Small-subunit ribosomal RNA, central domain from an uncultured bacterium, 351 nucleotides, folded computationally. Its mean pLDDT, the model's own confidence on a scale to 100, is 83.
[in-house]
Context: one part of a larger RNA
RNA sequence: CUGGGUGUAAAGGGAGCGCAGACGGCAGUGCAAGUCUGAUGUGAAAGCCCGGGGCUCAACCGCGGGACUGCAUUGGAAACUGUACAGCUUGAGUGUCGGAGAGGUAAGCGGAAUUCCUGGUGUAGCGGUGAAAUGCGUAGAUAUCAGGAGGAACACCGGUGGCGAAGGCGGCUUACUGGACGAUAACUGACGUUGAGGCUCGAAAGCGUGGGGAGCAAACAGGAUUAGAUACCCUGGUAGUCCAUGCUGUAAACGAUGAAUACUAGGUGUAGGGGGUAUCAAUUCCCUCUGUGCCCGCAGCAAACGCAAUAAGUAUUCCGCCUGGGGAGUACGGCCGCAAGGUUGAAACUC
Repeated sequence: CUGGGUGUAAAGGGAGCGCAGACGGCAGUGCAAGUCUGAUGUGAAAGCCCGGGGCUCAACCGCGGGACUGCAUUGGAAACUGUACAGCUUGAGUGUCGGAGAGGUAAGCGGAAUUCCUGGUGUAGCGGUGAAAUGCGUAGAUAUCAGGAGGAACACCGGUGGCGAAGGCGGCUUACUGGACGAUAACUGACGUUGAGGCUCGAAAGCGUGGGGAGCAAACAGGAUUAGAUACCCUGGUAGUCCAUGCUGUAAACGAUGAAUACUAGGUGUAGGGGGUAUCAAUUCCCUCUGUGCCCGCAGCAAACGCAAUAAGUAUUCCGCCUGGGGAGUACGGCCGCAAGGUUGAAACUC
């Protein structure tokens, strides 16, 4: 480079925004760079291919033709790509009016529960387990009542419910704020899709500084179990978990399924709108747009499992990635990081 792939065999980047690049709606006019076509010049000879000829044949040699798919100049064509100009509204976006939502950030508030402290009642146990023991308790525990402190998480509602690009988001109120959706059809007029680099976000754990610390709990200690038990079980318990701020940048970051657009039998929910019908109304029924599910299931696809309008179907555009197992996501070097480490990423050798 070509061809084939990427749910589970190797392979979709964790996610978004977006410069360059690639690709790009409908209809018109001009130009003619790409494209197509004619002519001219050139494309040395030998070689190659075809025809027929000469050495007895062949190799070999000589003749004629073709080819040399190219390049340049010039005349033309204008469908497609490109380009310039002037348009269109269906793609995209804006406006107006609405309802839904654990979307985000900040501040404030609330009750239940655990723990601790103080006081009252009260007496010998409590706790824990398969059974125990360590542990707590006559310095009065456990239990129970009242008061107080503090931190963290928000029962029921709660739902294969909702929102978010992903990570993720759940008590209540307020402020600020992002997105999606419905109706309308006023406005812009292709403004679009994708996106190497780049930038931003990114669970948990971890790190720096300063706070906080109820419960839980790596490490650690003790008690058990056991042949042993650096475990599973029990009693304790420090980092951490929480807040602010800065770093880290990884996960089975999963739907193990990149993004966008269009099309392709049905059946059944749910969430948010809009319209119609009946009705005083609640509401019922029907139609429709959008989101999100489930269970099947046709065609088709698939190695099979299965997928099947939320495609793994049929097509188009763009990006990432794969190329036998181990060595190895290792070494070395580069870049990033305070470190832990991350990212990029081999080879020898071996099967």